[in-house]
RNA sequence: GCGUGGGUAGCCAAGCCUGGUCAAAGGCGAGGGACUCAAGAUCCCUUCCCGAAGGGGUUCCCAGGUUCGAAUCCUGGCCCACGCACCA
Numbered sequence: 001g002c003g004u005g006g007g008u009a010g011c012c013a014a015g016c017c018u019g020g021u022c023a024a025a026g027g028c029g030a031g032g033g034a035c036u037c038a039a040g041a042u043c044c045c046u047u048c049c050c051g052a053a054g055g056g057g058u059u060c061c062c063a064g065g066u067u068c069g070a071a072u073c074c075u076g077g078c079c080c081a082c083g084c085a086c087c088a
C1' cells in the first nucleotide's frame, strides 16, 4: 500500500443486514435492600445528566450528508485486529 473484519455507557458484549417499538438486550463490576448472629452464596431494585414526580435533555470513535426520523444508510477521516503485497 491492497483486502477483510471491527470501534456501543466503568469493563465485556448484542443490536446494524431490513431506519421509528432504543438511554440501547445480556453479563461483570458498583450502590441499596431482603435473607443471615454475621459473612458468603442466592434473590429483588438501581446504576448517562437534570427533576419530588409526571417528564425533560444529551448520547453508540470523529466530522459531514440523506431523511419527518440515524447506533443502523451514504461520504471523508482516525484508531485496532487479521491476511496479502512491498522493503530490508
Stems, first nucleotide, its partner, number of pairs: 001084007010028003020068001029047006048057003061077005

The RNA shown here (transfer RNA) has 88 nucleotides and comes from a Methanobacteriota archaeon.
It matches the Rfam family "tRNA".
Its mean pLDDT, the model's own confidence on a scale to 100, is 81.
Taxonomically the source falls in Methanobacteriota (Archaea, Methanobacteriati).